[in-house]
Molecule: c-di-GMP-I riboswitch aptamer
Organism: Chthonomonas sp. UBA2391
């Protein structure tokens, strides 16, 4: 350095639902207790395209949410060959 991820070790995260609380017109986010669907990049950057929300003069503009849909970029634990 390149593949591969059946098994194992110490670890990580956290879809949903949950308790208290707090933002936001909405998507939604944030703290927080429990449970834990699932993940080898579900670590980190990125709104390109799908997706959603709110607004408007509505083939379409404009502002926005989502990175756990798909792409782009970066670094990287184990274990085999």
């Nucleotide at each position: 350095g390149a593949c591969a991820g059946a098994a194992a070790a110490g670890g990580g995260c956290a879809a949903u639902c949950u308790u208290g609380g707090g933002g936001g017109u909405g998507a939604c986010c944030c703290c927080u207790u429990g449970a834990g669907c699932g993940c080898a990049a579900a670590g980190c950057c990125u709104a390109g395209g799908a997706u959603c929300u709110c607004g408007c003069u509505c083939a379409g503009c404009g502002a926005g949410a989502c990175a756990g849909c798909c792409g782009g970029g970066u670094u990287g634990c184990c274990u085999g060959u």